[in-house]
Context: one part of a larger RNA
Molecule: small-subunit ribosomal RNA, 5' domain
Organism: metagenome
RNA sequence: GAACGAACGCUGGCGGCGUGGGUAAGACAUGCAAGUCGAACGCUUAUUCUGCUGUAGCAAUACAGUAGAGUAGGAGUGGCGCAAGGGUGCGUAACACGUGGGUAAUUUGCCAUGAAGUUGGGGAUAACUUGCUGAAAGGCGAGCUAAUACCGAAUGUGGUUAGAGGGAGGCAUCUCCUUUUGACUAAAGUUGGGGAUCGUAAGACCUGACGCUUUAUGAUAAGCCCGCGGCCUAUCAGCUAGUUGGUGAGGUAACGGCUCACCAAGGCUAAGACGGGUAGCUGGUCUGAGAGGACGACCAGCCACACUGGAACUGAGACACGGUCCAGACACCUACGGGUGGCAGCAGUCGAGAAUUUUUCUCAAUGGGCGAAAGCCUGAAGGAGCGACGCCGCGUGGGGGAUGAAGGGUUUCGAUCCGUAAACCCCUGUCAUUUGUGAACAAUGUUUAUUCAUGAAUAAUGGAUGAAUUGAUAGUAAUGAAAGAGGAAGGGACGGCUAACUCUGUGCCAGCAGCCGCGGUAAUACAGAGGUCCCAAGCGUUGUUC
Repeated sequence: GAACGAACGCUGGCGGCGUGGGUAAGACAUGCAAGUCGAACGCUUAUUCUGCUGUAGCAAUACAGUAGAGUAGGAGUGGCGCAAGGGUGCGUAACACGUGGGUAAUUUGCCAUGAAGUUGGGGAUAACUUGCUGAAAGGCGAGCUAAUACCGAAUGUGGUUAGAGGGAGGCAUCUCCUUUUGACUAAAGUUGGGGAUCGUAAGACCUGACGCUUUAUGAUAAGCCCGCGGCCUAUCAGCUAGUUGGUGAGGUAACGGCUCACCAAGGCUAAGACGGGUAGCUGGUCUGAGAGGACGACCAGCCACACUGGAACUGAGACACGGUCCAGACACCUACGGGUGGCAGCAGUCGAGAAUUUUUCUCAAUGGGCGAAAGCCUGAAGGAGCGACGCCGCGUGGGGGAUGAAGGGUUUCGAUCCGUAAACCCCUGUCAUUUGUGAACAAUGUUUAUUCAUGAAUAAUGGAUGAAUUGAUAGUAAUGAAAGAGGAAGGGACGGCUAACUCUGUGCCAGCAGCCGCGGUAAUACAGAGGUCCCAAGCGUUGUUC
C1' cells in the first nucleotide's frame, strides 16, 4: 500500500447492488417448512335435483321411506411423491476431492423411440359396527365390505437358464450374432362419446384419452475399479494375521478377502510405511510485476452428517434431517403402571461471545411434487423489513459581494489571520418533503369462436389461430407540478518518518508513543485554544493475510 463475512470509538442525508451466527455440530417455547389424486376403491356427513312408494289433502302440495345423479366436507384402503429441494462442516489425510481413463464386472422409477400383449378366476382386509382394557399414548378380540390392494390359473411377442449345431471377433480366460430342444416367467382397469347390430335392462360392440404387463434401444441418474495431483511431524522406523495370494463356496445390481472353509507365506516401508497433529476437497478469493504466499465466507460442483452410537425395512433409488427399531444422555407429560420429543429447514428464544437481522408478504414469475385438468401444496424461490457491514453513485448549493463588519486568535501594538468566509443582492431545484399520473416483469393455463388431424360421426380427443381473464412486489419504479437555501458534516492528524504552527496551561508531574523518542519553567511531541493539512458520510483504532 492492498484486502476483510470483521469488531470497537466518534459521527451519520439519500439511493442502487451485494452481504449478515466466523464462537457452543450448545439447548430449544411457538408457528410454518410435503403433500396430492374422487378420472383406482368402499364408507360417511351436509345439501340440491329427479324418479318411485306410502300417509294426509278435493287439489296444488307437505311429510316419511327408498333409488339415482350433482356439489362441498371427513377419516380410511390404494397410487405417486416424501432419496428432490433446503441446512451444516462434526467427522474424514481417504479413490473424500480434482483430473484423465476403465466397467467384456453393473443397476436405472418418471421421460423419449420401437415391438408384442392387456384372457379368465379366487380369498381376504382397513374404514364401519361392536365388546374388553388403559390416566393418556394406545392396545386386544368378534362381525361386515371394495379396489388399478393381494393370490393362483392361461397365453409367451419376448426375457432368464440348461443342452446341441453354425458363424464372426479377441493374445487369452472369453465376447457377440444366429438356429433348435427343455424348464421357468406377465398384466388392471378407469373415463369421454356413439350411428348400425345384439340384449328386457345393465351392457355387449365401435371409437378417443389415461393407465397396466413383457421387452429392446436411448437419455438421465448412480454404483464400482485404476493412473496422476494437492498439509505438518522421524523428538513416530519398522508395520501387518483376513494380513498378501491361490482353490472352492456364499453374497451383491455388479468385480473383489466383501464373507467363509482349506492351502501357501506372503504384502507395505527412507520416493517416509505405521503412528501423532491439523483439516471437508475443488472452481476460485486475496495479495504480488511475476514466481510465489495465504485463504476456501457469499455463488457453483462433489463429499460427509442430521441429539449420540448401532441396525435393518420399504423402495428404481436410503441404511433415510421433519420414517421405523434397539441402546444412551437430556428435556417434557403422568392417575407412577407408562408414554412423548429431536430447528446443522425459515423466522424466533436462551446461552457463550468483540460479534451477525423480521416469530414479515406472495405463490404473480422461475422451478419442484401430485393430478386428465381446474387446481392444491411449496419458509425452494420471488419480494419487502433491519444493520454505513462492503462497493458504487448523488447531495449538503451556484454566481456576485470589502466599511476587508462584528467576534475570536496572534502581535514587534504599526498591524495581521480566520476571510469572499459572513451579512447583503441575484439565481437554481438534484436528493428529501407535499400532491397528481403511473409501469415492465404475463408466457402459459382456462373459457369461447374458427380451422386441421384421428374417427362411421355434426360426439369426443389432440394441434393451430383470434378474443376474454391472471401481479406478492405496488400506487413501488419512473414521471408532471408546488414551495423554499430552506431538512442534510464529520473524523483524524500537524517533532522526524509524513502533508500540515503558533499561543496559553503544566513543570521527568499529569500525560503521549507505530519506531526514533517527547515532558525536570520559554514543550511546533502532554492538555486546551486559534489556525493549518488529509480524507469525507464517513474517519480513525484493533485484529488477520499478502